c-di-AMP riboswitch aptamer (ydaO/yuaA leader) from a soil metagenome, 134 nucleotides, folded computationally.

[in-house]
């Protein structure tokens, strides 16, 4: 320089401080809660299992392990990122990812309104086209 991601920019202020750290505020970006309406629900028995949110990070089939739940292997469907060097969209090719965390028994959608975040992690390898904007 560049990449994933909402995770950036500006102002005031304290610390020796234009760069770093803290406090306060604003813009912008992102997430959650939350009406009417709509959706959903409505009988009986047995077993098992709470439910929900962020994120691409989900679902199904077969086999194995005491296994409907957990783990592993294989496959399928689906989703995401890069292949860039001004940006965006689409296609082909190639390469990779499908993790992790949170709420706490509770939340469908949802105007007004209310609340929260602005982190963290990577790279020196590098294809082919079309269109639009600048």
């Nucleotide at each position: 320089c560049g990449c994933c991601g909402a995770a950036u920019c500006c102002c005031c202020u304290g610390g020796a401080a234009g760069u770093c750290c803290g406090g306060g505020g604003g813009a912008g970006c992102g997430g959650g809660g939350g009406a009417c309406c709509c959706a959903g629900g409505u009988a009986g028995u047995a077993c098992u299992u709470g439910g929900g949110g962020c994120u691409a990070a989900u679902c199904c089939u077969g086999c194995g392990g005491u296994a409907u739940u957990c783990c592993g292997c294989a496959g399928g469907a689906g989703g995401c990122g890069c292949c860039g060097g001004c940006u965006c969209u689409u296609u082909c090719c190639g390469c990779g990812c499908c993790a992790g965390c949170c709420c706490g028994u509770c939340a469908g959608c949802u105007a007004a309104c209310c609340c929260c975040g602005c982190a963290g992690g990577c790279c020196g390898a590098c294809g082919a086209a079309a269109g639009a904007g600048g």
RNAcentral holds the sequence, with entries from MGnify. It matches the Rfam family "c-di-AMP riboswitch aptamer (ydaO/yuaA leader)". Rfam describes the family as follows. This family represents a conserved RNA structure found upstream of the ydaO and yuaA genes in Bacillus subtilis and related genes in other bacteria. Gene Ontology terms of the family: regulation of gene expression and cyclic-di-AMP binding. Model confidence (mean pLDDT): 77 of 100.